RNA sequence: UGAGUCGGCCGGGUGACCGCGGCACGUCGGGUUCUCCCCGGCGGUCGAGGAAGGUCGGGGCUCCACAGGACAGGGUGCUGGCUAGCGGCCAGUCGGGGCGACCCGCAGGAAAGUGCCACAGAGAACAGACAGCCUCCGGGCCGACCAGCCCGGCGGUGAUGGUGAAACGGUGCGGUAAGAGCGCACCAGCGCCCGGGGUGACCCGGGCGGCUCGGCAAACCCCACCCGGAGCAAGGCCGAACAGGGGACGGGUAGUCCGCCCGAUGUCCCCAGGUGGGCCGCGUAGAUGGAUGGUCACCGAUCGGGUGUCCCGAGAGGGCCCCGUGAACAGAACCCCGCCUACAGGCCGACUCACCGC
Numbered sequence: 001u002g003a004g005u006c007g008g009c010c011g012g013g014u015g016a017c018c019g020c021g022g023c024a025c026g027u028c029g030g031g032u033u034c035u036c037c038c039c040g041g042c043g044g045u046c047g048a049g050g051a052a053g054g055u056c057g058g059g060g061c062u063c064c065a066c067a068g069g070a071c072a073g074g075g076u077g078c079u080g081g082c083u084a085g086c087g088g089c090c091a092g093u094c095g096g097g098g099c100g101a102c103c104c105g106c107a108g109g110a111a112a113g114u115g116c117c118a119c120a121g122a123g124a125a126c127a128g129a130c131a132g133c134c135u136c137c138g139g140g141c142c143g144a145c146c147a148g149c150c151c152g153g154c155g156g157u158g159a160u161g162g163u164g165a166a167a168c169g170g171u172g173c174g175g176u177a178a179g180a181g182c183g184c185a186c187c188a189g190c191g192c193c194c195g196g197g198g199u200g201a202c203c204c205g206g207g208c209g210g211c212u213c214g215g216c217a218a219a220c221c222c223c224a225c226c227c228g229g230a231g232c233a234a235g236g237c238c239g240a241a242c243a244g245g246g247g248a249c250g251g252g253u254a255g256u257c258c259g260c261c262c263g264a265u266g267u268c269c270c271c272a273g274g275u276g277g278g279c280c281g282c283g284u285a286g287a288u289g290g291a292u293g294g295u296c297a298c299c300g301a302u303c304g305g306g307u308g309u310c311c312c313g314a315g316a317g318g319g320c321c322c323c324g325u326g327a328a329c330a331g332a333a334c335c336c337c338g339c340c341u342a343c344a345g346g347c348c349g350a351c352u353c354a355c356c357g358c
Base pairs, nucleotide, nucleotide: 001354002353003352004351005350006349007348008347009346010345012299013298014297015296016295017294018293020047021046022045023044025043026042027041028040029039030038031037049329053340054339056338057337058336059335060334061231062230063229064228073227074226075225076224077223078092079091080090081089082088093107094105095104096103097102108222109221113220114219115216116215117214130161131160132157133156134155136153137152138151139150140149141148169187170186171185172184173183174182188212189211190209191208192207193206194205195204196203197202235280236279237278238277244271245270247268248267249266250262251261252260253259303324304323305322306321308320310319311318312317
C1' cells in the first nucleotide's frame, strides 16, 4: 500500500420563527359571584429507536381452570457455567470450511425394535453371479494323441469390469484350480481393558479381539429434561336516561289488626344486574384512530461536475478551490429480558494475509 477477519460506537448539527401532544406547574380571561369543575390565551416543563419493526422464545401482570399420579399431546437435545426464565448469553469439546485472522453446525441414541434407501444396476443390508476368472463333464476343430481354441452344462469365486450417493475395510506378501481376513504385516474403523489429563463433553498413550457391523431419527421410535388455558379488546371500579321490580303513603274489603285486591295517570323514597358513558390498569413520552413536526439560514458525511497564475507526482492521478446534491431503515401503544429481520453513510480498536522499504 492492497485485500480481508472480529468487536464496539454514531446514525445529521446549531440558531430563528411557526406548529402538535401531555402536565394535581404558574398566570390571565370566560362559563354562575365564591368553592369545585370545564373551556381558552400566554408562559414554564417534558415528548421515539437501535431496531420503537416481526410478534418468534421467556417472564412480570390479569382472569379462568386445577387433590395427587399415570397416559396422550407438544417442545428442547454435545459439555460446564450465567440467568427470574428462554429455543438466550459466555467459555469449551467434537465435526466441517478458510493459507490465515476467523467462520459455520436442528451436534443424544442406528451394536433396542420397526420402516425407508429414488434412478441406474445381476445385486441396496444377516446382499448379490450380468460380464469375467477357475476345476470338472460333454461336444467340435480332430477319421491319432497331448496342448490350445470354440460351444454347452453342473459347480466354485465377491480378486477384475460395469451401475450407483452408497456394493459389506485399504495396501502388500503368502495361499489357492481361481479366489476370499482364508493366514500374516502395516494402516483405518469398531468393541473391550489398562494408565495419564480434564468438573465435564472429551483428549493423549498402551494392550487385546479378524470384530469389519452402510446411511436416514427435520421416519416411527427409545432415552433425559421441560410444558394448564387465554390475553391490556386481560381485568377492576363508578354508574345514568328509559324500561322493569319492590316499599311507604292512598283507595277497596273490614269493628280493629293481619291478609287479599286495585292504582294503563297521584306523591315520596329505595333497588340488584346490565347498557351508553367515565375512571383505573398506565409508567418522569403516552392513547385518543394514534402528538413528537414544518420552513428558513449556516454547517454538513457522501456523490456528480468544473476550472485555476496554486501544491505533490515521470505519468495516470491526488490535494486545495468553486458550483450543484443534501441523509438510510423506520416510528412507541401494558411492561421487561432475549432472538430475528431492515438499514444511506461514517468513526474507533484489535488481528490476519500478500507485496514493498528499512

The RNA shown here (Bacterial RNase P class A) has 358 nucleotides and comes from an Actinomycetota bacterium. It matches the Rfam family "Bacterial RNase P class A". By type it is a ribozyme. The prediction has a mean pLDDT of 76. The sequence is in RNAcentral, with records from ENA. A source record names the gene rnpB. The source organism's lineage runs through Bacteria, Bacillati and Actinomycetota. The model forms 90% of the base pairs in the Rfam consensus.